The RNA shown here (Guanidine-I riboswitch aptamer) has 108 nucleotides and comes from Bradyrhizobium sp. dw_78. Rfam family: Guanidine-I riboswitch aptamer. Rfam describes the family as follows. This family represents a conserved RNA structure found upstream of the ykkC and yxkD genes in Bacillus subtilis and related genes in other bacteria. Gene Ontology term of the family: regulation of gene expression. The source organism's lineage runs through Bacteria, Pseudomonadota, Alphaproteobacteria, Hyphomicrobiales and Bradyrhizobium. The coordinates come from a structure-prediction model, not an experiment, and the mean pLDDT is 80. The sequence was found by an Rfam model in a public genome assembly.

RNA sequence: UGAGUUGGCAGCUAGGGUUCCGCAUCGCGUCUCGAUGGCUGGUCCAAGAGCUGCCGCCUGAGCGGGAGAAAUCCGCGCGGGGCACGGCGGGAUAAAAUCCCGGGAGAC
Repeated sequence: UGAGUUGGCAGCUAGGGUUCCGCAUCGCGUCUCGAUGGCUGGUCCAAGAGCUGCCGCCUGAGCGGGAGAAAUCCGCGCGGGGCACGGCGGGAUAAAAUCCCGGGAGAC
């Protein structure tokens, strides 16, 4: 110095907190209202290095098409293609996080 990186979207999961709902306690307290508590939950946030699917990308041979001496080009369906250790700190949101900065710094 370089390689070890294939782009996106969706649905989820590990995980995360507390706006809303629920729950618990309190406020004369059944309903309504308010305060406090993340508290097994629902809503919510959520992975580059988690899962699945779809689209794209690369690629193999085949078939078809335009052109043609050939190569190049286009389309179709079929098949193949995924490596990855990782802070501190900061940021958003109600808040937090394996979210974002970030496949960053650094390590091998």